[in-house]
Context: one part of a larger RNA
RNA sequence: UUGGGUUUAAAGGGAGCGUAGGCGGACUUUUAAGCGUGUUGUGAAAUGUACAGGCUCAACCUGUAAAUUGCAGCGCGAACUGAAGGUCUUGAGUGCAGUGGACGCAGGUGGAAUUUGUGGUGUAGCGGUGAAAUGCUUAGAUAUCACGAAGAACUCCGAUUGCGAAGGCAGCUUGCGGUAGUGCAACUGACGCUGAAGCUCGAAAGUGCGGGUAUCGAACAGGAUUAGAUACCCUGGUAGUCCGCACGGUAAACGAUGAAUGCUCGUUGUUGGCUCAUUGGAGUCAGUAACAAAGUGAAAGCGUUAAGCAUUCCACCUGGGGAGUACGCCGGCAACGGUGAAACUC
Numbered sequence: 001u002u003g004g005g006u007u008u009a010a011a012g013g014g015a016g017c018g019u020a021g022g023c024g025g026a027c028u029u030u031u032a033a034g035c036g037u038g039u040u041g042u043g044a045a046a047u048g049u050a051c052a053g054g055c056u057c058a059a060c061c062u063g064u065a066a067a068u069u070g071c072a073g074c075g076c077g078a079a080c081u082g083a084a085g086g087u088c089u090u091g092a093g094u095g096c097a098g099u100g101g102a103c104g105c106a107g108g109u110g111g112a113a114u115u116u117g118u119g120g121u122g123u124a125g126c127g128g129u130g131a132a133a134u135g136c137u138u139a140g141a142u143a144u145c146a147c148g149a150a151g152a153a154c155u156c157c158g159a160u161u162g163c164g165a166a167g168g169c170a171g172c173u174u175g176c177g178g179u180a181g182u183g184c185a186a187c188u189g190a191c192g193c194u195g196a197a198g199c200u201c202g203a204a205a206g207u208g209c210g211g212g213u214a215u216c217g218a219a220c221a222g223g224a225u226u227a228g229a230u231a232c233c234c235u236g237g238u239a240g241u242c243c244g245c246a247c248g249g250u251a252a253a254c255g256a257u258g259a260a261u262g263c264u265c266g267u268u269g270u271u272g273g274c275u276c277a278u279u280g281g282a283g284u285c286a287g288u289a290a291c292a293a294a295g296u297g298a299a300a301g302c303g304u305u306a307a308g309c310a311u312u313c314c315a316c317c318u319g320g321g322g323a324g325u326a327c328g329c330c331g332g333c334a335a336c337g338g339u340g341a342a343a344c345u346c
Stems, first nucleotide, its partner, number of pairs: 004317003007300002012314001014201004021194003025088007033081002035077008049065006091191001092188003095184003099180002103177007110154001114150008125136002162169002206247006216240001220236004258313006266291011295302002319346003328339004
């Protein structure tokens, strides 16, 4: 390389949009680039192959033929691919109708809890643990009541629920924006799928500047435990946790399962539409779960939401360690990220 693979053995990019490229629905007319076929020219000789001949045979040599699977020209064919024209509606999109949701952004607002301040009641402990101690407390703590302040998170509802491309999203409410499925079948008429580059989004921690700081809490301090204890436990506590703007761009970013399309028995829930019945229901479309026939798989399992049967496009893998390291380059304020070896060794 051919081939084989990517849930768990190595391997699906964190996700989307999208350029080039690759691939692409039905009918029809033309064309003839690809394609098929015929013919002409060329495709040196030697070698090789077949046949015949010459050395006594053979090796060897000679002759003839085919072949030289290629290239070009000229005809013919028109199924398929391409190109040009016309038509269509099922793919795709638009419209109309009513519906759904913790989808996003911005604003407003609510109660409980926590901590804290002031005041009242009240008196000797509180707190914490396996047991303690550090800590707080007669300058009146803990407990309890009233009033006030602040910040953060939203109990119940709540669910194998729902929404979102992924990350993710949950008190209530207003505005703006996005989106999905359903029904009708009015409109456009292949406008599609995928997508190297590229661009955008991207949990938590982290970074810069400015705010905020109730709780919790890396670092740090103290108390314990212990042989030691730079830990686990306890008392405190800075960064952070929160907000705005900017950066960074990684996760077991997981369904460890790329996207799209078609096909392939069923059963039971559940969410949102629609239709028919209406007294319990039935059907249908789209989602979301549990089981399971065929099939598949090394097995576990998957099984119309496939890991089944096929097609298209992208990404990735090729023994373990060395190593996601070194070097170089690119990006970044930095932290670091991206790309990414080899020697050596088993």